[in-house]
Formats: sequence, structure tokens, C1' cells
RNA sequence: GCCCCUACAGUUUAAUGGAUAAAACACAAGCCUCCGGAGCUUGAGAUGAAGGUUCAAUUCCUUCUAGGGGCA
Repeated sequence: GCCCCUACAGUUUAAUGGAUAAAACACAAGCCUCCGGAGCUUGAGAUGAAGGUUCAAUUCCUUCUAGGGGCA
């Protein structure tokens, strides 16, 4: 330099064009307990950035950013 892959909550993953973006663990509050843990209930929290296509984009296209891999 060229090519390929990946990027969603604090972490690990779902959602393949139709909506309130789902779950587990973690976190907070409450119940329980002498206290803690466990258990139960509730809650907060996310689509790497900018454009484009579309009635509608996490999803499709382009560029960039970051990470990984391959070739030279």
C1' cells in the first nucleotide's frame, strides 16, 4: 500500500427493513434477614461518527474512526 472481518447498556450476547431496541450477569431501591449473602419485586442504563437510499434504518450503500486478520 491492497483486501477481508468486527463495532449495541458497565460486561457478554439477541434483534436481517415495520418500533416501546430484548435478555443474562453486574448496578440502585424495596421485601426478607439480627447483619450480610442467597431469593423475590421494581427501576436506571445502549446502536462508534458523518452523510445517502427508503414512507420507515441496529439492519442496506459511501466515507471516516478504532480494533483484529491476510497478502506484498